About this RNA
This is a predicted structure of a 138-nucleotide RNA (c-di-AMP riboswitch aptamer (ydaO/yuaA leader)) from Chthonomonas sp. UBA2387.
RNA sequence: UCCAACACCCGGUCGAAUCCCACCCGGAGGGCGUGGGAACGGGGGACCCAAUCCCGGGGUGAAUGCGGCCCAACAGCCGCUAGGGUAACUCUUGGCCCGAACCCGUCAGCUAACCCCGUAGACGCAACGAGGGUCGUU
Numbered sequence: 001u002c003c004a005a006c007a008c009c010c011g012g013u014c015g016a017a018u019c020c021c022a023c024c025c026g027g028a029g030g031g032c033g034u035g036g037g038a039a040c041g042g043g044g045g046a047c048c049c050a051a052u053c054c055c056g057g058g059g060u061g062a063a064u065g066c067g068g069c070c071c072a073a074c075a076g077c078c079g080c081u082a083g084g085g086u087a088a089c090u091c092u093u094g095g096c097c098c099g100a101a102c103c104c105g106u107c108a109g110c111u112a113a114c115c116c117c118g119u120a121g122a123c124g125c126a127a128c129g130a131g132g133g134u135c136g137u138u
Stems, first nucleotide, its partner, number of pairs: 012123003018038006024031002039119006049109001056107001057104004065080005083098004088134007
């Protein structure tokens, strides 16, 4: 000097998952401690409207469905796909990715008042480009 791997930090990414106050613990940084509030997000819940057998049904989420291999079946694997992500917002376009997981427990359509719940987790020097419009800043 170059290459590769690992770890940490950081601009930041997905997501509702952030901020503030008080108390307690601590010498302090702080705790992810207790309680409360704001903000964001979700569920339940009338009239009216809607719906209507059975095989149960339902919720969060972008995460649905189709075909093939294999199998008694399930599971597993492969390909595609509804849909979703990609750095202020939005439209068009190209590339790259995701297309899971969990919960309720026979019960829930919509739904004013009202009631209840959540504020996690996973990533990150690779990160995406092009064109139009809008907002803001200089």
Overview: The prediction has a mean pLDDT of 76.